[in-house]
RNA sequence: AGUGAUAUAGCUCAGGGGUUAGAGCAUAGCUCUCAUAACGCUAUGGUCAGUGGUUCAAAUCCACUUAUCACUA
Numbered sequence: 001a002g003u004g005a006u007a008u009a010g011c012u013c014a015g016g017g018g019u020u021a022g023a024g025c026a027u028a029g030c031u032c033u034c035a036u037a038a039c040g041c042u043a044u045g046g047u048c049a050g051u052g053g054u055u056c057a058a059a060u061c062c063a064c065u066u067a068u069c070a071c072u073a
Stems, first nucleotide, its partner, number of pairs: 001072007010025004018056001027043004049065005
């Protein structure tokens, strides 16, 4: 320098155009216990990396930028 992949909650990830964006873990509260843990219930937490475009509608499709990883030279 070129090519490809990935970017979604504090962490690991799902969702691949259709109208409130989810799971597990973690955190907080409650319950239980002599006490702690576990189990159970509830809650909190997201400008879906950024900008622009396409569309009636974009986390999802397209282009570019940024970051990380891999490969080629």
This is a predicted structure of a 73-nucleotide RNA (transfer RNA) from Candidatus Zinderia insecticola.
Rfam family: tRNA. Rfam classes the family as a transfer RNA.